Model confidence (mean pLDDT): 81 of 100.
The part of an RNA shown here (large-subunit ribosomal RNA, domain I) has 584 nucleotides and comes from a Chloroflexota bacterium.
NCBI's taxonomy places the organism under Bacteria, Bacillati, Chloroflexota.
Context: one part of a larger RNA
RNA sequence: GGCCCACGGUGGAUGCCUAGGCGCCAAGGGCCGAUGAAGGGCGUGGCAAGACUGCGAAAAGCCUCGGUGAGCCGUCGAGCGGGCUAAGCCGGGGAUACCCGAAUGGGGCAACCCGACGGGGACGCCGAGUUCCCGUCAUCCCCGGGCGACCGGGGAGGGCAAGCGGGGGAAGUGAAACAUCUCAGUACCCCGAGGAAGAGAAAGCAAUCGCGAGCCCCCUAGUAGUGGCGAGCGAACGGGGGUGAGCCUAAACCCAGAGGGCUCAGUGGCCUGGGGGCCUAUGCCCUCUGGGGGUUGGAGGCGGUGCCAGGGGAGGCCCCAGGCUCCCCACAGAGUUACCAACCCUCCCUCUAGCCGAAGUCCCUGGAACGGGACGCCACAGAGGGUGAAAGCCCCGUAGGCGAAAGGGGGAGGGCUCUGGGCACCUGCCUGAGUACCACGGGGCACGAGGAACCCUGUGGGAAUCUGGGGGGACCACCCUCCAAGGCUAACUACCCUUGGCGACCGAUAGUGGACCAGUACCGUGAGGGAAAGGUGAAAAGCACCCCUGGCGGGGAGUGAAAGAGACCUGAAACCGUGGGCCU
Numbered sequence: 001g002g003c004c005c006a007c008g009g010u011g012g013a014u015g016c017c018u019a020g021g022c023g024c025c026a027a028g029g030g031c032c033g034a035u036g037a038a039g040g041g042c043g044u045g046g047c048a049a050g051a052c053u054g055c056g057a058a059a060a061g062c063c064u065c066g067g068u069g070a071g072c073c074g075u076c077g078a079g080c081g082g083g084c085u086a087a088g089c090c091g092g093g094g095a096u097a098c099c100c101g102a103a104u105g106g107g108g109c110a111a112c113c114c115g116a117c118g119g120g121g122a123c124g125c126c127g128a129g130u131u132c133c134c135g136u137c138a139u140c141c142c143c144g145g146g147c148g149a150c151c152g153g154g155g156a157g158g159g160c161a162a163g164c165g166g167g168g169g170a171a172g173u174g175a176a177a178c179a180u181c182u183c184a185g186u187a188c189c190c191c192g193a194g195g196a197a198g199a200g201a202a203a204g205c206a207a208u209c210g211c212g213a214g215c216c217c218c219c220u221a222g223u224a225g226u227g228g229c230g231a232g233c234g235a236a237c238g239g240g241g242g243u244g245a246g247c248c249u250a251a252a253c254c255c256a257g258a259g260g261g262c263u264c265a266g267u268g269g270c271c272u273g274g275g276g277g278c279c280u281a282u283g284c285c286c287u288c289u290g291g292g293g294g295u296u297g298g299a300g301g302c303g304g305u306g307c308c309a310g311g312g313g314a315g316g317c318c319c320c321a322g323g324c325u326c327c328c329c330a331c332a333g334a335g336u337u338a339c340c341a342a343c344c345c346u347c348c349c350u351c352u353a354g355c356c357g358a359a360g361u362c363c364c365u366g367g368a369a370c371g372g373g374a375c376g377c378c379a380c381a382g383a384g385g386g387u388g389a390a391a392g393c394c395c396c397g398u399a400g401g402c403g404a405a406a407g408g409g410g411g412a413g414g415g416c417u418c419u420g421g422g423c424a425c426c427u428g429c430c431u432g433a434g435u436a437c438c439a440c441g442g443g444g445c446a447c448g449a450g451g452a453a454c455c456c457u458g459u460g461g462g463a464a465u466c467u468g469g470g471g472g473g474a475c476c477a478c479c480c481u482c483c484a485a486g487g488c489u490a491a492c493u494a495c496c497c498u499u500g501g502c503g504a505c506c507g508a509u510a511g512u513g514g515a516c517c518a519g520u521a522c523c524g525u526g527a528g529g530g531a532a533a534g535g536u537g538a539a540a541a542g543c544a545c546c547c548c549u550g551g552c553g554g555g556g557a558g559u560g561a562a563a564g565a566g567a568c569c570u571g572a573a574a575c576c577g578u579g580g581g582c583c584u
Base pairs, nucleotide, nucleotide: 001583002582003581004580005579006578007577008576009575015569016535017534020506021505022503023502024501025500026499027498028497029496030495031159032158039100040099041098042056043055044054046080047079050076051075052074062094063093064092065091066090067089068088071084072083073082105114106113107112115137116136117135118134119133120132139156140155141154142153143152144151145150164192165191166190167189168188174181178228204211205210215242216241217240218239219238225233226232246488247487248486249432253292254291255290256289257288258287259286260285261284262283265280268279269278270277271322272321273320274319275318276317297466299431300430301429302428303426304425305424306423307422308421310329311328312327313326314325315324331420332419333418334417335416343415344414345413346412347411348410349409350408351407352406354402355401356400360375361374362373363372364371376393377392378382384396385395386394437461438460439459440458441457442456443455444454447473468483469482470481471480472479522529523528542568545556546555547554548553
């Protein structure tokens, strides 16, 4: 020195554990903000230096209403000194809520500095000033007022993980290179809205049969297609499910008002017919505003005529008849999310605290009984967790029931509110215009210019009004189908949070980056990057006292089932020792 054996040290693998994480399902909830948010800074405790949590100068809290309740004054983290106890704790509502931050009186290197105007009050009284306190004072938009400076009222601004609509919009990559293509309308930037957003009541599909808004899921189907026919991209019809809802306008026409213009024709008008009376605007045309009317594709509506249809009243220049309009009653229908629109009452369900809830003893082993033995019991409860080992009957719970003063969500009923002619015929009028459509240039459609329809539109041209117009994948005919150029619309859907449940999910190099004071320490000028780190024991009973020692540490003693559980479970290996054996 090597190998081996034994015993140690170091180290922190492994086993066991779980306080944390991950995924799915179900139910409930979903915007916050100038009434100052999100997020922060600084404060705040009797002793309180630090950190977390809570709170805000009224500062681990105040008021109130409920629930619970015999203890309480949060945690690391014990103690001292005190105190409360219809306290405390949990939940609903309210008060207070410094400074910064959209930050908004002005400034500014965020949490600071400096104002203006109006008002206020204490230290004996009066007055003045300063400090102090309260309120107001940014900008933009809309409405109203004012000649105007401006005034009054309303609104906006900023934040937000994911989801959503819109405006812009890559490249790495793939094609085994690369340019069309792909990645991908992805990432990213911007705008906007909401608890959802968007879409949505056929100018749709279909195919000679028919369907009947939109959305979501399954299938159709990796099919038909598309494609340097490469890589790749990739439907629809139809079928099955979920949900379920349909509406309002523009126009014709009528009435009213305003402005402008025209007309001595009684043309025309005063509801219609007959008679009378009146009008130079009480007529006619144009424009605008408001009300009524009206909303469709087997076309619909308006206007006129005829027929049918509850009651009463009022009105149009007068009389008769008819008719119209309005009001009331009755009848019928509808409704608060669209379809007019606001509120009230009653009840039910549910969320935000909670409550009740069956049944076991003895002996043995043991530190401890939940183990073993014996004899019982409950069960709409033998899910699960805890308790000194393995508990239906010890504790919390579980099955099954019960519960809200206040606030939130949902629903039902009533009050209430709103609506109500129908049919046939005739002739005219209306039915969304720089639109449809066409050409050129692009884009979107699974569809890359292709035979390329359809949708959008930058440029140019530019219709028709029902004998009208779009579509059915070039185009034409026939046939079928549907009404564009205005608008609204719940639910089913996406995402997140909370609660509950579940897991051939993880178990500390795993599972979130984060089980632990983590988006921390630390790194970076910054954008940004980003850790490590869990476990004594049933209970601290956390080793009084003695000895060695500067301390660390150790030896006794004591606690404990165990101390070879002593700051820690177990404690592998590498690595380092001590003793022994063998070899050189």